[in-house]
Predicted 3D model of a 404-nucleotide RNA (Bacterial RNase P class A) from an Acetobacteraceae bacterium. Its Rfam family is "Bacterial RNase P class A". It is annotated as a ribozyme. The gene name in the source record is rnpB.
RNA sequence: CCAGACGGCCGGACGGCCGCCGGUCCCGGCCUCGGCCGGGGCUGGAGGAAAGUCCGGGCUCCACGGGAACACGGUGCCGGCUAACGGCCGGCGGGGGCGACCCCAGGGAAAGUGCCACAGAAAGCAAACCGCCCGCCCCGCCUUCCGCGCGGCAGGCAAGGGUGAAAGGGUGCGGCAAGAGCGCACCGCGCCCCCGGUAACGGGGGCGGCACGGUAAACCCCACCGGGAGCAAGACCGAAUAGGGGCGGCCGGCUGAGCCGUCGCGAGACGGCGGACGCAAGGGCGUUCCCGCCCCGCCGCCCGGGUUGGUCGCGCGAGGCGCGCCGCGAGGCGCGUCCCAGAGGAAUGGCCGUCCCGCGCCCCAGGGCGCGGACAGAACCCGGCUUACAGGCCGUCUGGCGGU
Numbered sequence: 001c002c003a004g005a006c007g008g009c010c011g012g013a014c015g016g017c018c019g020c021c022g023g024u025c026c027c028g029g030c031c032u033c034g035g036c037c038g039g040g041g042c043u044g045g046a047g048g049a050a051a052g053u054c055c056g057g058g059c060u061c062c063a064c065g066g067g068a069a070c071a072c073g074g075u076g077c078c079g080g081c082u083a084a085c086g087g088c089c090g091g092c093g094g095g096g097g098c099g100a101c102c103c104c105a106g107g108g109a110a111a112g113u114g115c116c117a118c119a120g121a122a123a124g125c126a127a128a129c130c131g132c133c134c135g136c137c138c139c140g141c142c143u144u145c146c147g148c149g150c151g152g153c154a155g156g157c158a159a160g161g162g163u164g165a166a167a168g169g170g171u172g173c174g175g176c177a178a179g180a181g182c183g184c185a186c187c188g189c190g191c192c193c194c195c196g197g198u199a200a201c202g203g204g205g206g207c208g209g210c211a212c213g214g215u216a217a218a219c220c221c222c223a224c225c226g227g228g229a230g231c232a233a234g235a236c237c238g239a240a241u242a243g244g245g246g247c248g249g250c251c252g253g254c255u256g257a258g259c260c261g262u263c264g265c266g267a268g269a270c271g272g273c274g275g276a277c278g279c280a281a282g283g284g285c286g287u288u289c290c291c292g293c294c295c296c297g298c299c300g301c302c303c304g305g306g307u308u309g310g311u312c313g314c315g316c317g318a319g320g321c322g323c324g325c326c327g328c329g330a331g332g333c334g335c336g337u338c339c340c341a342g343a344g345g346a347a348u349g350g351c352c353g354u355c356c357c358g359c360g361c362c363c364c365a366g367g368g369c370g371c372g373g374a375c376a377g378a379a380c381c382c383g384g385c386u387u388a389c390a391g392g393c394c395g396u397c398u399g400g401c402g403g404u
Base pairs, nucleotide, nucleotide: 001400002399003398004397005396006395007394008393009392010391012355013354014353015352016351017350018349020045021044022043023042024041025040026039027038028037029036030035047375051386052385054384055383056382057381058380059230060229061228062227072226073225074224075223076222077091078090079089080088081087092106093104094103095102096101107221108220112219113218114215115214116213129161130160131157132156133155135153136152137151139149140148141147169187170186171185172184173183174182188210189208190207191206192205193204194203195202196201234312235311236310237309244303245302246301247300248299249298250297251275253279254278258273259272260271261270262269263268282295283294284293285292319338320337321336322335323334324333325332326331356373357372358371359370360369361368362367363366
């Protein structure tokens, strides 16, 4: 210098003017003395993802005597961190890369069931298409034997070919008619023992000739975890009007469901309450009649539910920053320091100037002009994950080339 790997950070800066939301202090006006309206000063005001709402918690309400089992859902190598997690850290195993490093839902397939498309003879109680080989028969070459070749019959085999994602261990030597774990060595696999490690696991030795294809983001088995709903959670205060209940006063035609008391063995009788939305009467729909619809005791005091509305929940928190100690690390402990939006369908914006970055044009010494500067925006809060993102900065490391 080129190419790359990993980790962390920023995500326009400064100033002026105008405006918006919150907090606090002050002033003025109105007034039913508790508010309303107006003005001013100071001060706080989006994010690394505020997003998706995918996990885990706090908080709130509901349910629940304790435990276990079953069902359902989730998680799944080992150890640790954490309030918790499906998150993170450190290891292990497998795979990829020359390497820095990256990726993996990574328990169980000799408990059971299911499935394995197409191709292929055969895909799970394995099988034999081409092929290889022994024997017998016929024919041909050959004088005959030996031998060679075509075909047939009956068998043996699974080495080679072919199909497939996958064909019942792999390589080599021996062996055999040809072959085959048939025998042997090494590798693989299974079992046992020893050693190291907290463990996952790793290393070594012995035995077994191989018996065991794949698939569990198929059912299933094993281990562990799990009550439900969510701030429109939930709590409090509560106006007017209408409607409900109680008490008192005044007024009031009829009937009556129902209630109470007394009497009666009982059917029931008597008395009281009873303002039915049922009838009548009255009033209204411009007036009269019929029909229809609507209103109908009045007043005062009190009680409870509840709507509009208001207040809280709601910003001191698993909090931010700095330092020290412990730990490889995630993280933990201690000390110091800071207070940092919160409200309603919702404020956080606009203009100008200087500078920064990128692109284009012009004169081209260096400047001038124009355009652009992402993704996106709190709504109860927190820890994660995932996704989006113009441009830029820093650190560590790897491979290659060149120079000293």